RNAcentral holds the full RNA, with entries from SILVA. This is a predicted structure of a 330-nucleotide part of an RNA (large-subunit ribosomal RNA, domain IV) from Corchorus olitorius. Rfam family: Bacterial large subunit ribosomal RNA.

Context: one part of a larger RNA
RNA sequence: CUCUCUUUAAUGAACUCGGCAAAAUAGACCCGUAACUUCGGGAGAAGGGGUGCCUCCUCACAAAGGGGGUCGCAGUGACCAGGCCCGAGCGACUGUUAACCAAAAACACAGGUCUCCGCAAAGUCGUAAGACCAUGUAUGGGGGCUGACGCCUACCCAGUGCCGGAAGGUCAAGGAAGUUGGUGACCUGAUGACAGGGGAGCCACCGACCGAAGCCUAGUGAACGGCAGCCGUAACUAUAACAGUCCUAAGGUAGCAAAAUUCCUUGUUGGGUAAGUUCCGACCCGCACGAAAGGCGUAACGAUCUGGGACUGUCUCGGAGAGAGGCUCA
Numbered sequence: 001c002u003c004u005c006u007u008u009a010a011u012g013a014a015c016u017c018g019g020c021a022a023a024a025u026a027g028a029c030c031c032g033u034a035a036c037u038u039c040g041g042g043a044g045a046a047g048g049g050g051u052g053c054c055u056c057c058u059c060a061c062a063a064a065g066g067g068g069g070u071c072g073c074a075g076u077g078a079c080c081a082g083g084c085c086c087g088a089g090c091g092a093c094u095g096u097u098a099a100c101c102a103a104a105a106a107c108a109c110a111g112g113u114c115u116c117c118g119c120a121a122a123g124u125c126g127u128a129a130g131a132c133c134a135u136g137u138a139u140g141g142g143g144g145c146u147g148a149c150g151c152c153u154a155c156c157c158a159g160u161g162c163c164g165g166a167a168g169g170u171c172a173a174g175g176a177a178g179u180u181g182g183u184g185a186c187c188u189g190a191u192g193a194c195a196g197g198g199g200a201g202c203c204a205c206c207g208a209c210c211g212a213a214g215c216c217u218a219g220u221g222a223a224c225g226g227c228a229g230c231c232g233u234a235a236c237u238a239u240a241a242c243a244g245u246c247c248u249a250a251g252g253u254a255g256c257a258a259a260a261u262u263c264c265u266u267g268u269u270g271g272g273u274a275a276g277u278u279c280c281g282a283c284c285c286g287c288a289c290g291a292a293a294g295g296c297g298u299a300a301c302g303a304u305c306u307g308g309g310a311c312u313g314u315c316u317c318g319g320a321g322a323g324a325g326g327c328u329c330a
Stems, first nucleotide, its partner, number of pairs: 001325008010316001014314001019311001027051001029049003036041001038148001052070007071075001084309004089304001090302002095107002111146007123132003149297004155226002159224002161220002164217002169215002174210002178206001180204004186197004229245002232242001255289001256286001267283005
């Protein structure tokens, strides 16, 4: 010097990203126990008291209680053996998770809701046979979203999607009555080259008519999604209940809000501190919250995250001691 421990005046988190680590608490018994609450909890809340040994009594000889005595600094005498409280966020909860940096606010969840499916079901795997679903049958099965519970879930169907409609219009491939042209045995000109005509067949053009979806029309948001701007106005000022205008499918309702969301920002204000970029309560000017990609609350719960109070060598700032190792010397 390193490691593992013990102890430490005074201060007491000033350490640090952060009380990380350490300290403290501790058994069983008795008393006592708040807000809040889904009445179950919260709760071992918190807080307080005694605890050995001897003897007597109650007593079943155990345990417990009562009286008296006695020793120590100390009686759960060592070991073993909860720290606690207050306030916010998130997630209801128990549970699950990136085997090897993440255990969480992520996933799941009961509950809610939408949608598909009548059974040879929908859905899934497979070329098929076949299989799962299911030896189930709508109080069932598949899929999507949300995520206990409480109060709620506003407006927009113009676009996209989905579901429905079929009166009329439009409309593809394909089919097709028919039309036109080419070729064409053969006929005619004139014997040949050649010219004109030309049945059937073959090839090609056009084509009345038939012809689905779509366009069209209506519905639908716990479907994908969306939910504006400018200007003026009140008898101080300021602000604008009010008025005007433009655009839109409709212009963000309730609730919440510098928030896990706020850039400006350490916003402003109140609280806590001697002093607080964090924290808590408000305000609302929401850069860029918002209602099942749910909104706002919420008892209980959490190796969650965050602020505060009580204890301490974390620190001021170190010191002392023990053991092990290193190092030096022999």